[in-house]
């Protein structure tokens, strides 16, 4: 970031499975994405705990919430 090209991912919902829960994981199906590839580093959201009026805390989740860091395909303007 092109009315290109070659391909890629896979949203909700469904079905099985796992998980106290948030979610994740295979399958099917496509909302959409130039990183919807990877990293939980910093904010944030959401989950179980402990405290408990509150403040605080300790563990998890989400990367298709924003940043940010690594990495990749083509090669017009």
């Nucleotide at each position: 970031g092109a009315c290109a090209a070659a391909g890629g991912c896979a949203a909700a919902c469904c079905c099985c499975g796992a998980g106290c829960g948030a979610u994740c994981g295979g399958g099917g199906g496509a909302c959409g994405c130039a990183a919807a590839g990877c990293c939980a580093c910093g904010g944030g959201u959401c989950c179980c705990g402990g405290a408990u009026a509150a403040a605080c805390u300790g563990g998890g989740a989400u990367u298709g919430c924003c940043g940010g860091g690594c990495u990749a395909c083509c090669g017009a303007a």